Record summary:
RNAcentral holds the full RNA, with entries from ENA and SILVA. The part of an RNA shown here (small-subunit ribosomal RNA, 5' domain) has 476 nucleotides and comes from Dinophyceae sp. MGD. A source record names the gene rns. Rfam family: Bacterial small subunit ribosomal RNA. The organism belongs to Dinophyceae, within Eukaryota.
[in-house]
Context: one part of a larger RNA
RNA sequence: GGAUGAACGCUGGUGGUUUACUUAACACAUGCAAGUUAAACUCGAACUUUUGUUAGAGUAGCGGACGGGUGAGUAACGCGUAAGAAUCUACCUUAGGGAGAAGAAUAACGGAGGGAAACAACCGCUAAAGCUUCAUACGCCGGAAGGUGAAAUGUUGAAAAACGCCAAAAGACGAGCUUGCGUCUGAUUAGCUAGUUGGUAGGGUAAAAGCCUCCCAAGGCGAUGAUCAGUAGUUGGUCUGAGAGGACGAUCAGCCACAUUGGGACUGAGACACGGCCCAGACUCCUACGGGAGGCAGCAGUGAGGAAUAUUCUACAAUGGGCGAAAGCCUGAUGGAGUAAGGCCACGUGGUGGAUGACGGCCUGUGGGUUGUAAACACCUUUUCUCUAAGAUGACAUCCGACAGUACUAGAAGAAUCAGCAUCGGCUAACUCUGUGCCAGCAGCCGCGGUAAGACAGAGGAUGCAAGCGUUAUCC
Numbered sequence: 001g002g003a004u005g006a007a008c009g010c011u012g013g014u015g016g017u018u019u020a021c022u023u024a025a026c027a028c029a030u031g032c033a034a035g036u037u038a039a040a041c042u043c044g045a046a047c048u049u050u051u052g053u054u055a056g057a058g059u060a061g062c063g064g065a066c067g068g069g070u071g072a073g074u075a076a077c078g079c080g081u082a083a084g085a086a087u088c089u090a091c092c093u094u095a096g097g098g099a100g101a102a103g104a105a106u107a108a109c110g111g112a113g114g115g116a117a118a119c120a121a122c123c124g125c126u127a128a129a130g131c132u133u134c135a136u137a138c139g140c141c142g143g144a145a146g147g148u149g150a151a152a153u154g155u156u157g158a159a160a161a162a163c164g165c166c167a168a169a170a171g172a173c174g175a176g177c178u179u180g181c182g183u184c185u186g187a188u189u190a191g192c193u194a195g196u197u198g199g200u201a202g203g204g205u206a207a208a209a210g211c212c213u214c215c216c217a218a219g220g221c222g223a224u225g226a227u228c229a230g231u232a233g234u235u236g237g238u239c240u241g242a243g244a245g246g247a248c249g250a251u252c253a254g255c256c257a258c259a260u261u262g263g264g265a266c267u268g269a270g271a272c273a274c275g276g277c278c279c280a281g282a283c284u285c286c287u288a289c290g291g292g293a294g295g296c297a298g299c300a301g302u303g304a305g306g307a308a309u310a311u312u313c314u315a316c317a318a319u320g321g322g323c324g325a326a327a328g329c330c331u332g333a334u335g336g337a338g339u340a341a342g343g344c345c346a347c348g349u350g351g352u353g354g355a356u357g358a359c360g361g362c363c364u365g366u367g368g369g370u371u372g373u374a375a376a377c378a379c380c381u382u383u384u385c386u387c388u389a390a391g392a393u394g395a396c397a398u399c400c401g402a403c404a405g406u407a408c409u410a411g412a413a414g415a416a417u418c419a420g421c422a423u424c425g426g427c428u429a430a431c432u433c434u435g436u437g438c439c440a441g442c443a444g445c446c447g448c449g450g451u452a453a454g455a456c457a458g459a460g461g462a463u464g465c466a467a468g469c470g471u472u473a474u475c476c
Base pairs, nucleotide, nucleotide: 001476002475003474004473006472007471008470009469010468013347014346015345016344017343018342019340020339021305026303027302028301030300031299032298035062036061037060040059041058042057043056045054046053047052069258070257071256078183079182080181081180082179083178084177087175088174092171093170094169097166098165100134101133102132103131109124110123111122114119139148140147141146154163155162156161184230185229186228191221192220193219196218197217198216199215201213202212203211233255234254235253236252237248238247239246240245260281261280262279263278264277283294284293285292286291311337313336314335315334319333320331321330322329323328350380351379352378353377360371361370362369363368386412387411388410389409394403420465421464422463423462424461425446426445427444431460432459433458434457435456441448442447
C1' cells in the first nucleotide's frame, strides 16, 4: 500500500446494488416452513332441492430421500482429477406385447365400553386402482429336461378418446462400487496389525470384495514416515503479489457429512430418513402418580455467550417444486418490502460576478499581515428536497401484479433541506501564539516535556481524505 462477513470512537444527506451470529453443533415460549388427489374407494354431515354443491373422517395412490439449514465429525477414495467393471434406477422418452378366472378381508361407521390424558383393546357391517389364489408369459434359473414369475378392462366421457394397470427391451436422468495420482503439522510419536494379509467352500448384497462364517496358510503395512498425537469439511474460487508464491475457504455454485446424544431397522425406485418409527441416555413440559409429550444446525423470534450480526413483515403476481385430467391447493424455496454508512458504485450540500480587501477572530516589528472572493451584495440554476398531476415494464392466446400509487415523467415554488474526521518534530503533506514546567500528558519507531515546547493542552491558521474519517484486530 491493498484487503475484511469486521468491531470501536466521533460524525452522518440521498439513490442503486450487495452483505449481515465468524462466539455456545448452547437452551428454546409462540406462529408458520409438505402436502395433494372426490376423475381410485366407503361413509356420515350441512346446504339444497331431487341430484347436485360444499367442507370433512377413514382406506388407497403419489410426494414427505427434493427444496431449506449447519460444518460438529472426518486426514478419509471424504474431496479434486483421470480411468474402470461386477450394478440398480420411481416419474420421463421410444417401439412392440399383454390385461383370463375366482376369492377372503379390513378401516372409517355402528354397538358396548377402559383411561386424567396420550391412546389402546372387544363385538358387528362394508368398498376399492388395497390384499390373496389359480391360469397364461418374447423375462429369469438351467447343458437339457424342467422350474419360477404379472396385471386394474380400472376412472372420466353420450361416444370418439384421454388418463391409467402388467411384464419385458432400449434410452435418458440419478445413484451405488473399484482403482492410479494429488490433498496440513509433529520422530521430544518407530514400530503397527489376528478378520489382521491371502486361499478353498458356503452365506450375503442391486452389485466386486474378509462384506460375513468355518477351515487352511503366515502373511500385510512401515524412515518414499506406518502407527500414534494435534488441527481441519473439501473444490471451483477469494485476498495479496510483476510473477513464483503465501494466506484464506463468508456470500454464489459442485461434492461430502450431520439433524438433542448413541444405536437400530421398517417402508420404499431411492433413507438407515431435519419437521417418520423403535430402544437407550441427558434435558424440558403435562399428570388424577397409573402414565404420557417434545427436539428451530427451516423462516421469523426469545434467553444466554460475545467487541459483534436484522422483521415474531408481505405475496404466491413472477421463477421453480409436490399433487391433480383440469380448475386448483400447498410452497418462510423464491419474489419482495423492513433494519444496519457493513461493503462497493453514483450523486448532492450550489454556480457566476463581487475589494473599501468590511466587521469580528488570530498574529504583529503597531506600519501591517492573515482568515479572504471567503462573507455581505447582485444575477442565475433547481441535481436534490417539498407540493401537485399522471403512472408503468415485469403477464404469456385469455385471466391474474406482492412489490406499488413504487420507478419513471410533467408542472410549481424557492439557495432553499445537508460536513465532518484525523493530522501538522522526522519518517510524512501541513506553524504560530497562549498555558504548563520531567508535572499534566504524548508516543507506530526515533523520541518530546526540568520557564521562550513547531512533539503536551487550548486557540488561530494549514494539510489530507470526505458522508465519511480515524483506531484496533487479522492476511498478503